Source information
Predicted 3D model of a 1502-nucleotide RNA (small-subunit ribosomal RNA) from uncultured Odoribacter sp. It matches the Rfam family "Bacterial small subunit ribosomal RNA". Gene Ontology terms of the family: ribosome and structural constituent of ribosome. RNAcentral holds the sequence, with entries from SILVA. Model confidence (mean pLDDT): 83 of 100. NCBI's taxonomy places the organism under Bacteria, Pseudomonadati, Bacteroidia, Bacteroidales, Odoribacter.
RNA sequence: AGAGUUUGAUCCUGGCUCAGGAUGAACGCUAGCGACAGGCUUAACACAUGCAAGUCGAGGGGCAUCAUGAGGUAGCAAUACCUUGAUGGCGACCGGCGCACGGGUGAGUAACGCGUAUGCAACCUGGCUGAUACAGGGGGAUAGCCCAUGGAAACGUGGAUUAACACCCCAUAAUAUUAUUUGAAGGCAUCUUUUAAUAAUUAAAUCAUUCGAGGUAUCAGAUGGGCAUGCGUCCUAUUAGCUAGUUGGGGGGGUAACGGCCCACCAAGGCAAUGAUAGGUAGGGGUUCUGAGAGGAAGGUCCCCCACAUUGGGACUGAGACACGGCCCAAACUCCUACGGGAGGCAGCAGUGAGGAAUAUUGGUCAAUGGGCGCAGGCCUGAACCAGCCAAGUCGCGUGAGGGAAGACUGCCCUAUGGGUUGUAAACCUCUUUUAUAAGGGAAGAAUAAUGACUACGUGUAGUCAGAUGCCCGUACCUUAUGAAUAAGCAUCGGCUAACUCCGUGCCAGCAGCCGCGGUAAUACGGAGGAUGCGAGCGUUAUCCGGAUUUAUUGGGUUUAAAGGGUGCGUAGGCGGUAUUUUAAGUUAGUGGUAAAACGUCGGGGCUUCACCUUGAUUGGCCAUUAAAACUGGAGUACUAGAGUACAGACGAGGUAGGCGGAAUAAGUUAAGUAGCGGUGAAAUGCUUAGAUAUAACUUAGAACCCCGAUAGCGAAGGCAGCUUACCAGACUGUUACUGACGCUGAAGCACGAAAGCGUGGGUAGCGAACAGGAUUAGAUACCCUGGUAGUCCACGCAGUAAACGAUGCUCACUGGUUCUGUGCGAUAUACAGUACGGGAUUAAGCGAAAGUAUUAAGUGAGCCACCUGGGGAGUACGUCGGCAACGAUGAAACUCAAAGGAAUUGACGGGGGCCCGCACAAGCGGAGGAACAUGUGGUUUAAUUCGAUGAUACGCGAGGAACCUUACCCGGGCUUGAAAGUUAGUGACUGAUCUGGAAACAGGUCUUCCCUUCGGGGCGCGAAACUAGGUGCUGCAUGGUUGUCGUCAGCUCGUGCCGUGAGGUGUCGGGUUAAGUCCCAUAACGAGCGCAACCCUUACCGUUAGUUGCCAUCAUUAAGUUGGGCACUCUAUCGGGACUGCCACCGUAAGGUGAGAGGAAGGCGGGGAUGACGUCAAAUCAGCACGGCCCUUACACCCGGGGCUACACACGUGUUACAAUGGCCGGUACAGAGGGUCGCUACCUGGUGACAGGAUGCCAAUCUCAAAAUCCGGUCUUAGUUCGGAUUGGAGUCUGUAACCCGACUCCAUGAAGUUGGAUUCGCUAGUAAUCGCGCAUCAGCCAUGGCGCGGUGAAUACGUUCCCGGGCCUUGUACACACCGCCCGUCAAGCCAUGGAAGCCGGGGGUGCCUGAAGUCCGUAACCGCGAGGAUCGGCCUAGGGCAAAACUGGUAACUGGGGCUAAGUCGUAACAAGGUAGCCGUACCGGAAGGGGCGGCUG
Repeated sequence: AGAGUUUGAUCCUGGCUCAGGAUGAACGCUAGCGACAGGCUUAACACAUGCAAGUCGAGGGGCAUCAUGAGGUAGCAAUACCUUGAUGGCGACCGGCGCACGGGUGAGUAACGCGUAUGCAACCUGGCUGAUACAGGGGGAUAGCCCAUGGAAACGUGGAUUAACACCCCAUAAUAUUAUUUGAAGGCAUCUUUUAAUAAUUAAAUCAUUCGAGGUAUCAGAUGGGCAUGCGUCCUAUUAGCUAGUUGGGGGGGUAACGGCCCACCAAGGCAAUGAUAGGUAGGGGUUCUGAGAGGAAGGUCCCCCACAUUGGGACUGAGACACGGCCCAAACUCCUACGGGAGGCAGCAGUGAGGAAUAUUGGUCAAUGGGCGCAGGCCUGAACCAGCCAAGUCGCGUGAGGGAAGACUGCCCUAUGGGUUGUAAACCUCUUUUAUAAGGGAAGAAUAAUGACUACGUGUAGUCAGAUGCCCGUACCUUAUGAAUAAGCAUCGGCUAACUCCGUGCCAGCAGCCGCGGUAAUACGGAGGAUGCGAGCGUUAUCCGGAUUUAUUGGGUUUAAAGGGUGCGUAGGCGGUAUUUUAAGUUAGUGGUAAAACGUCGGGGCUUCACCUUGAUUGGCCAUUAAAACUGGAGUACUAGAGUACAGACGAGGUAGGCGGAAUAAGUUAAGUAGCGGUGAAAUGCUUAGAUAUAACUUAGAACCCCGAUAGCGAAGGCAGCUUACCAGACUGUUACUGACGCUGAAGCACGAAAGCGUGGGUAGCGAACAGGAUUAGAUACCCUGGUAGUCCACGCAGUAAACGAUGCUCACUGGUUCUGUGCGAUAUACAGUACGGGAUUAAGCGAAAGUAUUAAGUGAGCCACCUGGGGAGUACGUCGGCAACGAUGAAACUCAAAGGAAUUGACGGGGGCCCGCACAAGCGGAGGAACAUGUGGUUUAAUUCGAUGAUACGCGAGGAACCUUACCCGGGCUUGAAAGUUAGUGACUGAUCUGGAAACAGGUCUUCCCUUCGGGGCGCGAAACUAGGUGCUGCAUGGUUGUCGUCAGCUCGUGCCGUGAGGUGUCGGGUUAAGUCCCAUAACGAGCGCAACCCUUACCGUUAGUUGCCAUCAUUAAGUUGGGCACUCUAUCGGGACUGCCACCGUAAGGUGAGAGGAAGGCGGGGAUGACGUCAAAUCAGCACGGCCCUUACACCCGGGGCUACACACGUGUUACAAUGGCCGGUACAGAGGGUCGCUACCUGGUGACAGGAUGCCAAUCUCAAAAUCCGGUCUUAGUUCGGAUUGGAGUCUGUAACCCGACUCCAUGAAGUUGGAUUCGCUAGUAAUCGCGCAUCAGCCAUGGCGCGGUGAAUACGUUCCCGGGCCUUGUACACACCGCCCGUCAAGCCAUGGAAGCCGGGGGUGCCUGAAGUCCGUAACCGCGAGGAUCGGCCUAGGGCAAAACUGGUAACUGGGGCUAAGUCGUAACAAGGUAGCCGUACCGGAAGGGGCGGCUG
C1' cells in the first nucleotide's frame, strides 16, 4: 500500500466482499512449564448455611460464665460441692466513640448527573492542629439486679430498689449571639471589615492515680461537604408548540445556607426552529480499541464522581444519613405458628437454584498495607494480602544439537526394465541437560511496638542501641545425580492468498467470505500422500475500528451515472465596495492558575530476559492578566466604481379589458340537378329516389386566426400570433443630474404556475376520451373506418402537477478567434472599421468517464440556497398537513439481490437506409406433388425386425450390390487361454479314408501316417501351462484423421508508424473499376502474409518427333486395308507454339469499358476439372481405421443351425414407367465414344418361340470379342382406358448357386389394375446447356441396378430487368441483443415459501388528568386527662405513598378476513418495450380494458 466482483472486451460511476488490528468473549480440535494480569456482558431473578462492625472495666452499677485467692462441708490427700466481687477478668445492661468509612451493583437518571472553569459579600464541618479563657455548687430519675405476671413464640406488663463522664437546676463569663446607637475604611447591587458604648441570653465531668487520658466556651487553620453559574455532553420534527407555583415582585415561613424551596397577595409573564415540549436509548469522566491524522466505536478490570440497596413513602438519631448488614408504614414474595400473632431482605465474601453460548473455592491469615475502638497490651476487620480453579489474555522457556546417502524400507505419484517425492528425515555415531524425576541446601518480603539501657537538655519530649512477631512456605532460588530421556498440534492448499497430485462421488452427497465449484477424467465435495502458514496453540462464530475520499472539516458530488427546488418576490440567517478615526468582541504573542493519580510516549532503574513493576520528564482544553491593532466585527465621518431614481429615445405574438374583420367548416331555407355519395390496403357500417353527394344564393352559429413566419421577437417560469382602442408592466440605449452601499443569496412564508381534472352557470361549429357499429385478426376490449358523450370555448372559484428540459439554481469577476442575426447609439447613408444589450453556428486553451462543453462554460475563482449517497421493495405503508373529490406534499421499514447504471468499442441483428452479386426473382424449357411400381425413412408390429445419419448440410445416405456367408440382431445348441497372431518347454504328426450320435458346430471311435539338415536345429502340426487375448459394448460433449455446410463467397490478418486514458481504430475507408481486398487515383499511413488470379489436367487450332495392332492419297491385290507397299492424311503418344485488350476507333486523368471492328481455330477468365483463406455449426463419424477413459471376462468374447435386417392400417423423400399419334406395333436401314474380358468376353454353327443349351474358333487385347438406340424409309393403328399403359395374378420354364419356401434375376403363354397430364405448393437448367436416346463400368456365384459413376448420339427456348422472395458482400444508422432476434423481455392468472400494511375484536404496557379514600410521619392547633413543673397523652388539620372509580390519549402483541410486495430450472394467457420492435417511445392527467396495455388532451426527444 491494495485486491476480487457488473461487460464479448473497455473507461467511469457505484455497491457488495476480502487481506489488518482488537475483545471480560463463546464453540471445535489439541495441550509440557512458568511469570504477570483477568474471570455472571444474561434474571437490579430468588436465596439454604457460615462469616463480612465493633470496641472501651483508664465512664458506671455490678457478677451470669471462666480463672485465682480465702473460708466452709465431705475428706488424710487428690477431688467434688458451697460461700465470699477480694483479685485477674467479664455475658447482659446504662454510658462514650464508631456504625454516614471500607465493600457491592449500574436499576433509575438526558440531569448542574458528569467533565472543565469560576463564585458563595448566601453556608456547615466530629475527630486533628494552633491560640485564649474556664471547670464553683446542687438535684431528681432510670436500665440492670430482685419480686410478681401475660404469651406457643417474638416480645412484654406491673411493683420495689440503685449508679455514672447519662439527665436536670443555680452560679461565673466573652473577641459568642441578638437588639439599639456612633465613627472610619473598603467593595460587588444586597453589603463587608472595623472602633466605641448600652441592654439581654447561654458552659463544663470526671477517670487513672506512675506517666497520663479527657471536659466547656470562643477564634483561627486543615480536611470533608453543601449551594450557584459559563461552556461541553446520544437519536427522532412521521414529537411544534410547552407552561399555573407556571415567570417575576415586595412580605412571611423554613433551612447550615441562597432560592417559588413553601405560603398568602399582586402583575402576566417564562421557554422555543441556535429545536422548547414529548418519545426512545443510556450512569458520566480519567481512559480503552482503531486510524497517517481528523475522526469513529466503547466505558469490563484500576482511579474519581453520581445513583441505588426487594418495591414505594417517611422521618428519627447524629458533626455527618433521610442510613446495604438501623427504625416506622404500605405492597409483593418467602418462612415460623398453639391461628391469637410473629420473622426476613447476599447489587458484602464464599456458596445454591434459575436464566444462559458463557464466567471460579461454602479456602488461609491479620505476617504486611489500611480502617474502627482503646492510654496501652490488645480485640475486630470475606477491606486487604495470599493460596485454589479456568489456555480466557499478554510475555518467556522447552519438546533437543552436530554429523550422517545404499539418497534404506514403508507410503504416495508417474511417461512404470525405471524415475520422482517423503528426505538428512529415519536408522547409526558424537554431544548437551533448559525442562522432568530424585536428593541436599535455602532467602527477601520485618519496618518496629510494648519493654529495657544510654545520651541531650527545659522531667517529658527527642535521638541511639537491644528487642517478640512470616499466612504464603521449606515457596522462589542454588547445588548434585540420572538420562534424549517426560512434552505437537491446528487450519489451509481454484482466484483474492503462501501451498498440488491420486482415488472415490457424479447438479447426488456436499463446499462457500466474494466470485463461484459438483451433471464420469473435480488442484473448489470426501479420503489419502505431499505442501504452506501459525505454533501450546490453531481455527470458527459474534462485535468494533480500518481499508471506505462509501457522509468527503482535512477530503466527494448534482447535462447524460443517484442528485438543481416548475418559477418569482421576499422574512430570519449567511456573505458583502473605497478612504479614514476610534474600540478591542474575534485574532496574535508573553506570563500566571488549573488541567488528581493511574494510563500513553520518551530517558533511567528493579525482577536471569520479557511481559510486569518503579522513577523523572511530557498535556493542543478552560480561566485570569499584560500587550499588539494588520485583517474580520462594533461605533463615527466621508466617497462614487455596486445598486437605484429622474429625463429623452426607440423596441417587442409582454399582460388585462373592450370593439371590429374576412376565409374556412357545419347547419337551415331556396334554386337547379340525378343516382349514387362517402370511406379504405381492400371493404363494410353510415348518408341517399321522403332527392343525398357535387353546384349556386341567402341566413345563422361557434371556434380558430392562412400568407407574412424566420436555429425571428417578448416574458421570471408556465406561456404569448387577425386588426384596433384604453389601461398596466418591462428590459435596452443615450446624456448628464441626483441618492450614497440603499447590495447578493434566500430556510420558513406569499404569489404565479401547460394540459388533463373538479364545482356553479352559460355555450357547443369543428375535433373528440368513454360508448356503439363496421372491418382486420387465432382473438382484437387496439391500430383503420362511420358515428358520438364528457371535454375542448366563456365567467367565477378550486386544484398545483408534466420529459414544468438547456434533463445544466441565482449573483459577481476574469479568460482566445471566426461568422450570421434582432434592437438601439454613432454615421448623410438600407455601404461599412466601432459600441451596448439580446438570439444562434463553429473552433482553441482548459475541463470532462466519454459523448461533449467552450464569454449564453460543463473553464478559473467568490457568495448564498436546494438536492444526492447501490438496485428492488417505493415515491409505497403508517402518521400528519392541504383538497369538494381526484389526489398533492412530507415520507420509512421488514425482506431481497450482487449487482443496477453512464459513455464509448467490436460484432450480430432490424418487418432501418444506400451500393452490388448469385438460375435469387423475372422470362422460358422440362419435371416433382395425383397413379402403379422400385428404393430409402418415420411410425407401427415383432423373439428380432442390428446400428448410425434427422432443417438447409438425414431420407436410391454409410451400402460400389442382406437367400447362407456378410451380420453387428433374435431363438436354440455348444466352447472357456478361447476363432486368429506371438513367446517358452513337450510331442510327431498333419493329412487322407471311414463308422456312430446330431440340424450343424461338436463329441466319441477305426484304419493310414512326416519332410529338410551343415546333426546344432529348422519347417509343418497337435495338445498342455503361463504371459498375452477378445468386445460392431459406452462416451464423436475426452480425441486424431476424414467429411459436409456457409462458399469458389471475397474476404481474413500481421509488422512498424500514427490516433484514442482504454476496449479499439487507421491500413482494409473515400472516388472509379473488376468475376475478385482485381486494378487505378486519392490518403497517417507504409509495407507484408493467407485467400483471388496464375502455375496443373482435359478440351478446341497448328507444328515437331514416332509409325503398330492404327490409317490408305498414289501403285498393285482381295469377298474384306485382306495382303504387298507407303507414313502424305486420320488417329495415337510426346514436346512445343498460340490469346496479351497485343492492334484500330471512341469514352476515361488512370485502371478500365464499349465496338456482330480487323486478324484469328479460339477474344476479352475461350469451355470443363482439380484446387476450398481465418473461421462457424461442442455439425457428422469410437460401426472404416486409430486412440484416452469407463465397462464385460464359463461372457457384453467365440463357433454352429434356423430366423430376422425383405414385416405393413399408414405418412414422407428420391426415382422408374406411363397416361399416348412429335406416339405404339411390324418390317427394312445408318452412324459413336468410353470402357471390360482367361474360373473371362466369345465370333461362327446346331437346337429351342425364348431365357438359354450343346459344340466350336479368336483374344491376356488400337489385332479377337461384348456391341448401340433414338434417327431414316415403308406399312398399320385413328382418339378408344385403346394395337396406350404395363401393375397384379395363374401356368410353364432357363440360369447362378450346397441351397432360390420365407427371399433371386430372366424367358414364354395367359391375365391386363390404377392411370386420360395431376390441389396448395415446389425442383432443375443460361449452350453443345436443358430435354431426349442408347452404351459401358465398379460391386458381383447370381441379383432385387429403375441406384451410383462415366460415355457418346440428336439437340432447343428465354433473360425486359433488379420492385419483390431467398442467400451473400461492402458502407452507414438504431439497439435494453453478446448462448448475439430461434435474442431480450412485460403484466395478469395458477402453485409453494417469506417478511409486511389494513382489520371487527381480544390481551397487555408506561405516562398524564379528574373524583373518592388515605397508612406512617414532619409541621400546625389543642381547655377538660396525667405530671409540682418541664412536658406528655388525646383529638383535629395540611401534605402524601398506596388503593379504588372514570373518561380519553399514546404505545405494543395477537387475530377470522383482506391488500399489495419479494423470492422460487423447465405452468397458463397474450407480445407491451428494446430495430421505424412491426401503431416511434416516454412524461403528467382523466377515462376504458383478462393482462401486458389502449385511445383522448397538452408536453419532451432520451